The RNA shown here (transfer RNA) has 67 nucleotides and comes from a bovine gut metagenome. The RNAcentral record of the sequence draws on MGnify. The prediction has a mean pLDDT of 84.
This record gives sequence, structure tokens and C1' cells, in this order.
RNA sequence: CGCUGUGGCUUAGUGGUAUAGCAUCUGAUUCGUAACCAGAAGGUCGAGGGUUCAAAUCCCUUCAGCG
Repeated sequence: CGCUGUGGCUUAGUGGUAUAGCAUCUGAUUCGUAACCAGAAGGUCGAGGGUUCAAAUCCCUUCAGCG
């Protein structure tokens, strides 16, 4: 100096209600288990500040990782 940081994990989202998959839990199905199906819970978007009616998104500082 550049890139990255978003539920437990992976990830979408270039100013207007934060997405999806896996995993977890509950239910249904089955003689039973797995798979399939339905639903639920789980995020103060790395931290602090600023701009704005409104910020994951724009600006500044800072932390961590990679080059």
C1' cells in the first nucleotide's frame, strides 16, 4: 500500500423491512432409523465516530487476518 471481516460454519446484499444453504431444535411421515416435507430459534453486519430523514453500504480512525 492492496484485499477481506455479515447467525455455530459458508455466503447474498453498491443508501430504504439484513438473504440463502448447511448445522441445531420442534412437528409430520416410518414398526424404527436415515432421507424427504413443514415450521421455529439464532445477527446489535469486527470496534468507535461522522455524513444523511434513513448506513452492512458513503467518509475518518482503529482492531484482526492474508498478500